[in-house]
Molecule: transfer RNA
Organism: archaeon
C1' cells in the first nucleotide's frame, strides 16, 4: 500500500428508510434509628465527522477520522 469490520447516553450494548431504546452507573424520593440492599421516578444523545440519495437517513451511497483485524 491493499482489503475488511467497528463507530448510538458515563460504561456494555441494542435499533436493516417514519419522532432513538435497554441492562448497569449517576441525581432524587420511599423505606431503615443508621448504612447496604429493595422499590419508584428524574436527568442524560446534533447517532465519530463531512456531502449526496429521498418528502423523510442511526439505517442507503461516496468522501474523511480514529480504533481492531487480515494480506503483502
Nucleotide at each position: 500500500g491493499c482489503c475488511u469490520g467497528u463507530g448510538u447516553a458515563g460504561c456494555u450494548c441494542a435499533g436493516u428508510g417514519g419522532u432513538a431504546g435497554a441492562g448497569c452507573a449517576c441525581u432524587u424520593g420511599a423505606u431503615u434509628c443508621g448504612u447496604a440492599a429493595u422499590c419508584a421516578a428524574u436527568a442524560g444523545g446534533u447517532c465519530g465527522c463531512c456531502a449526496g440519495u429521498u418528502c423523510a437517513a442511526u439505517c442507503c451511497u461516496g468522501g474523511u477520522c480514529a480504533c481492531a483485524g487480515g494480506c503483502u